RNA sequence: GCGGUGGGGCGGGACGGUCGCGGUCCGCACUUGGCGGGCUGAGGAAAGUCCGAGCUCCCUAGGGCAAACUGCCAGGUAACACCUGGGCGCCGUGAGGCGACGGACAGGGCCACAGAAAACACACCGCCCACCCUGUCAUCAGGGUGGGUAAGGGUGAAAAGGUGGGGUAAGAGCCCACCGCGCGUCUGGUAACAGGCGUGGCACGGUAACCCCCAGUCGGAGCAAGGCCAAAUAGGCGGCGAGGUCCUGCCCGGACCGGUUGAGCCGCGGGUAGGCCGCAAGAGGUGACGGGCGAUCGCCACCCCAGAUAGAUGACCGUCCGGGCGCGUCAGCGUCCGAACAGAACUCGGCUUACGGCCCCACCGCUCGC
Numbered sequence: 001g002c003g004g005u006g007g008g009g010c011g012g013g014a015c016g017g018u019c020g021c022g023g024u025c026c027g028c029a030c031u032u033g034g035c036g037g038g039c040u041g042a043g044g045a046a047a048g049u050c051c052g053a054g055c056u057c058c059c060u061a062g063g064g065c066a067a068a069c070u071g072c073c074a075g076g077u078a079a080c081a082c083c084u085g086g087g088c089g090c091c092g093u094g095a096g097g098c099g100a101c102g103g104a105c106a107g108g109g110c111c112a113c114a115g116a117a118a119a120c121a122c123a124c125c126g127c128c129c130a131c132c133c134u135g136u137c138a139u140c141a142g143g144g145u146g147g148g149u150a151a152g153g154g155u156g157a158a159a160a161g162g163u164g165g166g167g168u169a170a171g172a173g174c175c176c177a178c179c180g181c182g183c184g185u186c187u188g189g190u191a192a193c194a195g196g197c198g199u200g201g202c203a204c205g206g207u208a209a210c211c212c213c214c215a216g217u218c219g220g221a222g223c224a225a226g227g228c229c230a231a232a233u234a235g236g237c238g239g240c241g242a243g244g245u246c247c248u249g250c251c252c253g254g255a256c257c258g259g260u261u262g263a264g265c266c267g268c269g270g271g272u273a274g275g276c277c278g279c280a281a282g283a284g285g286u287g288a289c290g291g292g293c294g295a296u297c298g299c300c301a302c303c304c305c306a307g308a309u310a311g312a313u314g315a316c317c318g319u320c321c322g323g324g325c326g327c328g329u330c331a332g333c334g335u336c337c338g339a340a341c342a343g344a345a346c347u348c349g350g351c352u353u354a355c356g357g358c359c360c361c362a363c364c365g366c367u368c369g370c
Base pairs, nucleotide, nucleotide: 001366002365003364004363005362006361007360008359009358010357013320014319015318016317017316018315019314021041022040023039024038025037026036027035028034043341047352048351050350051349052348053347054346055222056221057220058219062252063251064250065249068217069216070215071214072086073085074084075083076082087101088099089098090097091096102213103212107211108210109207110206111205124153125152126149127148128147129146130145131144132143133142134141135140161179162178163177164176165175166174180202181200182199183198184197185196186195187194188193226277227276228275229274236268237267238266239265240264243257244256245255246254284303285302286301287300289298290297291296321338322337323336324335325334326333327332
């Protein structure tokens, strides 16, 4: 200097002015909706609605099954399918990245096509031996029958562990060495695991983001939750009815209502869709110090940073700032622009997706010079 990897920050700005908006507080006026002032007012993803919770109701309040979800180990957290650290496997020269990461000897299913054959696995092309026939002086070549073989070739995602040697008629863990695998044991580590030693010729494939088994988690519905007030209608009509209701399903338990003075269910029809609360002070933010490899935690101090309801933060001017282009030796001048993805609607912790530009830190590779 070029290229790359990982992490963090900002979110078109800052100051001033004019006009226009939402909330809240104060003051003045006003019976009616005004005037003035202070403070404050969209995001890193507000998006997706994929997880986890807080909160509300069922509900006074449990247990079990099913369903669903998670799946290496140890931690963090309110919790999680998230985050941190570690292990193993794969990718990358590397910094690093990815992982649906328990079990295939509990059982079942599947492995198309190709191939001889796809799991106690039929020998296609081959290799070897014996006998017979033909050609040939013989060797040898071709064919037939029988036997042996799975090392070589072919097919495939995968084919009776791999490499090398010995041995054999030809071959084969048949034998040997090393690797691999099983079993036993020792060392290190909280553990997942890693390594050492010994032993056995050992081979009954793969697939569980197929069913399944194992371990663990786990009520449901959701702010359109749920309360309060006001108003209006038809305190409506019909049917079933002795048991019924309790917000995914089933069982147990429980609570409540009813039993002919009718609980509840089903159907038809009518009224209302208004206002207020919920609604923002929180598992909150910032800073310093301390513990920890880290995620994070502790303590102290300071701060209050939207609450709309057809849904608010916009426009203009000036200066500075940043960037592009042109001119200029430089200082500088002129001109243009103010990025992208994108707007809260109960809140928070995550994940995923979209995205322009700038800045900072650490690390890796290549090249050049000293």